RNA sequence: GACAAAGGCAAACCCGCUGAAAAGCGGGGACGCAAAGCCACGAGGCUACAGCUGACGCGAAUGCGGCGGCCAGGCCGGUCGGGUUACCGAA
Numbered sequence: 001g002a003c004a005a006a007g008g009c010a011a012a013c014c015c016g017c018u019g020a021a022a023a024g025c026g027g028g029g030a031c032g033c034a035a036a037g038c039c040a041c042g043a044g045g046c047u048a049c050a051g052c053u054g055a056c057g058c059g060a061a062u063g064c065g066g067c068g069g070c071c072a073g074g075c076c077g078g079u080c081g082g083g084u085u086a087c088c089g090a091a
Base pairs, nucleotide, nucleotide: 001088008033009032013028014027015026016025017024018023031078037084038083039082041081042080043079044076045075046074049073051070052069053068054067056065057064058063
């Protein structure tokens, strides 16, 4: 970054599996992508199992129940930045 060449990846959606969920993996499928290859270092975002907590209800009580709030030890690289590797060789 080409009205180029050879290729590559694969959104939404559907099916199956894992997971509390976000999401991930496999198959199908193409919205798109010049790094839409790889890496959770920074920012931002998503989820809330466990944990903490509030009032309410039950109970003699240690507690239990559902609802609300907080919360990343989870996740997102196709949110951005950063690091790193790579095909072609016109302007």
A computed fold for a 91-nucleotide RNA from a soil metagenome, annotated as c-di-GMP-I riboswitch aptamer. Rfam family: c-di-GMP-I riboswitch aptamer. Gene Ontology term of the family: cyclic-di-GMP binding. Its mean pLDDT, the model's own confidence on a scale to 100, is 89. The sequence is in RNAcentral, with records from MGnify.